[in-house]
Predicted 3D model of a 350-nucleotide part of an RNA (small-subunit ribosomal RNA, central domain) from an uncultured organism. Its mean pLDDT, the model's own confidence on a scale to 100, is 89. The RNAcentral record of the full RNA draws on ENA and SILVA.
Context: one part of a larger RNA
RNA sequence: CUGGGCUUAAAGAGCACGUAGGCGGAUGAUCAAGCGUCUUGUGAAAGCCCUCGGCUCAACCGGGGAAUUGCUUGGCGAACUGAUCAUCUUGAGGCAGGUAGGGGCGAGUGGAACUCUUGGUGGAGCGGUGGAAUGCUUAGAUAUCAAGAGGAACGCCAGAGGCGAAGGCGACUCGCUGGGCCUGACCUGACGCUGAGGUGCGAAAGCCAGGGGAGCGAACGGGAUUAGAUACCCCGGUAGUCCUGGCCCUAAACGAUGUCCACUAGGUCGGUGAGGUUCUAAUGCUUUGCUGGCCGAAACAAAAGCGUUAAGUGGACCGCCUGGGGAGUACGGUCGCAAGGCUAAAACUC
Numbered sequence: 001c002u003g004g005g006c007u008u009a010a011a012g013a014g015c016a017c018g019u020a021g022g023c024g025g026a027u028g029a030u031c032a033a034g035c036g037u038c039u040u041g042u043g044a045a046a047g048c049c050c051u052c053g054g055c056u057c058a059a060c061c062g063g064g065g066a067a068u069u070g071c072u073u074g075g076c077g078a079a080c081u082g083a084u085c086a087u088c089u090u091g092a093g094g095c096a097g098g099u100a101g102g103g104g105c106g107a108g109u110g111g112a113a114c115u116c117u118u119g120g121u122g123g124a125g126c127g128g129u130g131g132a133a134u135g136c137u138u139a140g141a142u143a144u145c146a147a148g149a150g151g152a153a154c155g156c157c158a159g160a161g162g163c164g165a166a167g168g169c170g171a172c173u174c175g176c177u178g179g180g181c182c183u184g185a186c187c188u189g190a191c192g193c194u195g196a197g198g199u200g201c202g203a204a205a206g207c208c209a210g211g212g213g214a215g216c217g218a219a220c221g222g223g224a225u226u227a228g229a230u231a232c233c234c235c236g237g238u239a240g241u242c243c244u245g246g247c248c249c250u251a252a253a254c255g256a257u258g259u260c261c262a263c264u265a266g267g268u269c270g271g272u273g274a275g276g277u278u279c280u281a282a283u284g285c286u287u288u289g290c291u292g293g294c295c296g297a298a299a300c301a302a303a304a305g306c307g308u309u310a311a312g313u314g315g316a317c318c319g320c321c322u323g324g325g326g327a328g329u330a331c332g333g334u335c336g337c338a339a340g341g342c343u344a345a346a347a348c349u350c
Base pairs, nucleotide, nucleotide: 003322004321005320006319007304008303012318014201015200016199017198021194022193023192025088026087027086028085029084030083031082033081034080035077036076037075038074041071042070049065050064051063052062053061054060091191092188093187094186095184096183097182098181099180103177104176105175106174107173108172109171110154114150115149116148117147118146119145120144121143125136126135162169163168206247207246208245209244210243211242215241216240220236221235222234223233258317259316260315261314262313263312266295267294268293269292270291271290272289273288274287275286276285277284300305323350324349325348332343333342334341335340
C1' cells in the first nucleotide's frame, strides 16, 4: 500500500460533545480546477514485445515499429465532482400548543426496621449451629412496655414497565434545571452526517483532607470443622461503606453488536401521544407517530441465531483485528500523591 474481516472464532474505543479532515438535498446560471478529447515538447540508448533481415540453424547481431500507462504547452467540451452567484423546502433547526417519566442538582419532611441510652415489668437464661463452642447474662441479659438519641436504606406500589449518551436513576414535598415525544406547517433556508487529535462525563474498589459512623464488614482476633483449614459455618471487629471538597479512570463499562441515513412481508404483547367512529357516556373498533419486548417472510449466517430495534440490501465517516504462548508484559514516553492507567515491543518457543 492492499485484501478480507470485527454478536459468540482475533477484532466496536465505556459514553458523549466537538477541532482539523472526509462525505453531503432540489433547481437554474456562470467558471473550467478535477474530468474528456485534440495538440506542443519531453519521456537517452540498450533490453522486453511485434515485424523484417545477417551469420548453414539457434544463441547472437542489425533495421523498422510498438510500448514507455508519466510530466508539460495550447485549443475545444460541460454530463459528473468542484468553485461562485441566485432560488427552493423535503434534511436540520426554530416557534406555538400539548404530553409521559426512579433524567439531574439542592433544600426540607416522613414512617418501618436496626443499634445504643434511660426508666418500668420480669427473674435465668440468651444467642448461635449440621451439632457445638467462642460470645452475652443475677453488676439483672434475652423477652416486653415507654421515652430519647443516631446513622443508613427507602418494603408494598414494581411490571419482560419508565427515564438517561453511557456510567446509572426508586419514600414524600418544594425549588432550580436537561432531554424526549406528539400535533400544527408559522419562521430560518442545507445551517447537515461523521469525527484523527482534543475536551467533558464515567459503577465498584482505591487515594488525600475534613466530618460522620446505626447496620454490614476486607484485614485482624477468637470458636468450630478438618489429616491440615492461612477457607466455607459461628462470635467479635478496623479500614471501608455515608457526607463535603479534590484525585483515580478501570470493568463480563455487554446487546460481548460504533454513529448517522435510505430501502426491504407480516403477526402479537406492553408504555406514551394525536386523529376518526358508535347522538352522548362507559366501552369497543379503527388510523397514524414515537418507544420497550416476543414470534416470524425474504435475505443473511459456520451454525447458534438475526430478521423494520438486522447480524438483510446499500451509502457516509470513525475505531479496531491479522496464529497460540511470551504479554497487555519489558523498555521508553506520558498521566497519577500512590495504587496504577494509557501507549506498546522483541528474543525465545509451539